[in-house]
RNA sequence: GGCAGGGUAGCUCAACUGGUUAGAGCACGGCAUUCAUAACGCCGAGGUUACGAGUUCGAGUCUCGUCCCUGCUA
Numbered sequence: 001g002g003c004a005g006g007g008u009a010g011c012u013c014a015a016c017u018g019g020u021u022a023g024a025g026c027a028c029g030g031c032a033u034u035c036a037u038a039a040c041g042c043c044g045a046g047g048u049u050a051c052g053a054g055u056u057c058g059a060g061u062c063u064c065g066u067c068c069c070u071g072c073u074a
Stems, first nucleotide, its partner, number of pairs: 001073007010026004019057001028044004050066005
């Protein structure tokens, strides 16, 4: 350089025919429980879906460009 896959919450991952308000687990904060801590339970906060543009009534999802990561290959 070429080809393929990937980038979504602090972390690991969903979301699929393009259609309501982007969710789950862990972590974090509060409450409850306990003599106290942990565990369990309840509640909560946390997102420019890598960046930019396009298509569309509507884009995390489709198209183009850029950046980054992984693998294969010369």